[in-house]
RNA sequence: GACAAAGCCAAACCUGCCGUAAGACAGGGACGGAAAGCUACGGAUCUAAAAAGACAGCCGGGCUACC
Numbered sequence: 001g002a003c004a005a006a007g008c009c010a011a012a013c014c015u016g017c018c019g020u021a022a023g024a025c026a027g028g029g030a031c032g033g034a035a036a037g038c039u040a041c042g043g044a045u046c047u048a049a050a051a052a053g054a055c056a057g058c059c060g061g062g063c064u065a066c067c
Stems, first nucleotide, its partner, number of pairs: 008033002013028004018023001031057001037063003041060003045054003
C1' cells in the first nucleotide's frame, strides 16, 4: 500500500432460550466486513418517568492483531 480472500467474522430472517424492554446467548443462515477483534472514554441511537440499562455491524477515541 491492497481492486484480492486460502483462512476468519456473520446482517436480515427462522428456531430455542434469558430479559419488563432495548437487547444478549446457542443452532441454522449469508447481507456484508480488512479490524464486523477487544474496550461504553466522547457523541449518536434504543429501552425507560427517572434511576439504570442496551448498542463495538452508527461515528470518533484507546489497546491489540491476521494475509
A computed fold for a 67-nucleotide RNA from uncultured Desulforhopalus sp., annotated as c-di-GMP-I-GGC riboswitch aptamer. The coordinates come from a structure-prediction model, not an experiment, and the mean pLDDT is 77. The model forms 89% of the base pairs in the Rfam consensus. RNAcentral holds the sequence, with entries from MGnify.